A computed fold for an 83-nucleotide RNA from a Bacteroidota bacterium, annotated as transfer RNA. NCBI's taxonomy places the organism under Bacteria, Pseudomonadati, Bacteroidota. It was read from a public genome assembly.

């Protein structure tokens, strides 16, 4: 220098342009259960709510679309493979 394959909630990880604030685990907090724990359940788990919805996310910055986590530019990181 080529070539490939990534970035997604706190962590890991899945994600056919519309059924997605996004499966599924770990973690956190609440609650049962237990003599205490730890294990097991069950709820929660971005904001905000009158709980019915509402708003902003998916590296970045643009762009197509009625509609983008997904398509397409650039750019930045990153990890494998030649040289």
């Nucleotide at each position: 220098g080529g070539g490939g394959a990534g970035a997604u909630a706190g962590c890991c990880a899945a994600g056919u342009g519309g059924u997605c604030a996004a499966a599924g685990g770990c973690a956190a907090c609440a609650g049962a259960c237990u003599g205490u724990a730890a294990a097991u359940c069950u709820g929660u788990c971005c904001u905000c709510u009158u709980c019915g919805g509402a708003g902003u996310u998916c590296c970045a910055a643009g762009g197509u679309u009625c509609a983008a986590a997904u398509c397409c530019u650039u750019g930045u990181c990153u990890c494998c493979c030649c040289a």